[in-house]
RNA sequence: AGGGCUCUCGCGGGAGAGAUCGGGCCUAGCCCGGCGCUGAAGGCGAAACCGCCCCGGAAACGCUCAAGCAGAAGGACCGCGACAGCCUC
Numbered sequence: 001a002g003g004g005c006u007c008u009c010g011c012g013g014g015a016g017a018g019a020u021c022g023g024g025c026c027u028a029g030c031c032c033g034g035c036g037c038u039g040a041a042g043g044c045g046a047a048a049c050c051g052c053c054c055c056g057g058a059a060a061c062g063c064u065c066a067a068g069c070a071g072a073a074g075g076a077c078c079g080c081g082a083c084a085g086c087c088u089c
Stems, first nucleotide, its partner, number of pairs: 002088005008082006018035001020034006036069003042065001043063003049057002
């Protein structure tokens, strides 16, 4: 010098589901309550697999606690770039 992984940052992409009903307020979007729904923040569970077993890790699976259901915002994840660290050669 090259390759791989991780953290952080920047840029680009990035789905689903009521612009729902009643009430309140500063009339702005929020808050409270009812009904219906979504799955891609987070959380919990957990198959296969690793592991002799336990523990532990753990999916794009399950739940829907939390979150969300016009746009905006957020957004798992993907690509590119930069700093740093580790591994390999």
Record summary
A computed fold for an 89-nucleotide RNA, annotated as Glycine riboswitch aptamer. Model confidence (mean pLDDT): 76 of 100.